Predicted 3D model of a 107-nucleotide RNA (SAM riboswitch aptamer (S box leader)) from Pedobacter petrophilus. Of the family's consensus pairs, 91% are formed in the model. The source organism's lineage runs through Bacteria, Pseudomonadati, Sphingobacteriales, Sphingobacteriaceae and Pedobacter. The prediction has a mean pLDDT of 80.

[in-house]
RNA sequence: UACUUAUCAAGAAAGGUGGAGGGAAUGGCCCUGCGAAACCUUAGCAACCAGCCUUAAAAAUGGAUAUGGUGCUAAUUCCACCCCAAGUAAUUUGGGUUAGUUAAGUC
Repeated sequence: UACUUAUCAAGAAAGGUGGAGGGAAUGGCCCUGCGAAACCUUAGCAACCAGCCUUAAAAAUGGAUAUGGUGCUAAUUCCACCCCAAGUAAUUUGGGUUAGUUAAGUC
């Protein structure tokens, strides 16, 4: 980098360095010198994988925990842009695809 499976309405921030961007892409709409990105420290959230329990053994669409590996801690993946359905004078609502995020696995 590519592919496969699952996942995304909930949850959880302070400090230091830094010094202008950030929210993936396009459009919108937001955040940001009352300090962006990035890095570091500490704290927290969650429970994907491992480990643990359950079993004769193995296992899971089972259970508990938070020990280890990740992840995450503005806004539903911030919303829409594509398709389908319903509806309005108009604003709209629901479902799905693509794309993306994260985890595990394969090459």